[in-house]
Context: one part of a larger RNA
RNA sequence: CCUUCGUUAAGGAACUCGGCAAAUUAACCCCGUAACUUCGGAAGAAGGGGUGCCUUCUAUUGUGAAAGUAAAUCUACUGGAGCAUAAGAAGGCUGCAGUGAACAGGCUCUGAUGACUGGUUACCAAAACCACAGGUCUCUGCUAAGUCGUAAGACGAUGUAUAGGGGCUGACGCCUGCCCAGUGCCGGAAGGUCACAGGGAUGAGUUAGCGCAAGCGAAGCUUUGAACUAAAGCCCCGGUGAACGGCGGCCGUAACUAUAACGGUCCUAAGGUAGCGAAAUUCCUUGUCGGGUAAGUUCCGACCCGCACGAAUGGCGUAACAAUUGGAGCACUGUCUCAACGAAGGACUCG
Repeated sequence: CCUUCGUUAAGGAACUCGGCAAAUUAACCCCGUAACUUCGGAAGAAGGGGUGCCUUCUAUUGUGAAAGUAAAUCUACUGGAGCAUAAGAAGGCUGCAGUGAACAGGCUCUGAUGACUGGUUACCAAAACCACAGGUCUCUGCUAAGUCGUAAGACGAUGUAUAGGGGCUGACGCCUGCCCAGUGCCGGAAGGUCACAGGGAUGAGUUAGCGCAAGCGAAGCUUUGAACUAAAGCCCCGGUGAACGGCGGCCGUAACUAUAACGGUCCUAAGGUAGCGAAAUUCCUUGUCGGGUAAGUUCCGACCCGCACGAAUGGCGUAACAAUUGGAGCACUGUCUCAACGAAGGACUCG
């Protein structure tokens, strides 16, 4: 010097990204206990006091002897000794210290997120992620939908819409606005388009025949294949947002100024409602004001100019809960001012 420990004057977070680490607290009994709250909690809230030994007294509780009464066999009742238990009271003794060693919550205030218990990256992440009960949409009438399998078959389910599958949201409370133009889904069937197929017009090849020839050319065979008929789908017509999604711009205006309840205009399917808002979202930004500090880019409360919140990709609250995350305080401390001493094991020497 390194590792693991012990103690430390005065101060007490000045350390540091951050009280990380350490320290404090700690058991049992008694007293006492706030906001808030879903009335269960919060709560071991917080904050106090006691605890050893000796003597004496004495409850309580357990067990239940002798004896007695009835019966006079069994047994039942009364009875309370002894033993055990040991709360409590009074007096005394004693040490620095009595849960005498060891084991054994630090606490409070205030935000964020997620309701909660639970699950997760076996071996760097436990979380605000996943799940969840609850909500809602949608599919499914049973040989169900859906899933696995080429199939047989199986699951769903020895279930039957208070059931089962899928999607989204995520306790609870108050709520969940506008847009169906695009995309999707559902419904419709008049018209347009339209496949296979049906249909068979027309044309072509061939040649019996006709014709002097050029040529024409029946039937058959081969080939071509028009009109017409014709499903779903698409076009079309409607509906549908807890379907995918979307939710404007410019100009002017009030008797100080400023601002604009108001007006005009353009565009759109419709122009963001309630609530929240410099937020896990705010670039400018350490926004501005207030609080806390001597001093606060963090924090809390407001404001609203929301670069670029917003309503089940849920909005806003919320008691309880959390090895979550931010800020503050009390207590406590070698985290620090600033280091010192000690112990064990290494390091060093020999082997």